[in-house]
Molecule: transfer RNA
Organism: Methanosphaera sp.
């Protein structure tokens, strides 16, 4: 050059097939509570508008198209 899969918070990862609407969870941070103090354990918080563009549509992470990456396989 081609085909397949992947991309969502500091890491990991549900949701995409069957569009429905402040994008859920787990470590992790901070804060408190408890402890003589840490540790665990409990409670509370913050943090992503979903890899970038555009288009369909009332309404996109989710359909469509082009582009980036990254892992695989073909030549």
């Nucleotide at each position: 050059g081609g085909g397949u899969u992947u991309g969502u918070a500091g890491c990991c990862u549900a949701g995409c097939c069957u569009g429905g609407a402040u994008a859920g969870g787990g470590c992790a941070c901070c804060a408190g509570a408890c402890u003589c103090c840490u540790a665990a354990u409990c409670u509370g918080g913050a943090g992503a508008c979903c890899g970038g563009g555009g288009g369909u549509u009332c309404g996109a992470a989710u359909c469509c198209c082009c582009c980036c990456a990254a892992a695989u396989c073909c030549g």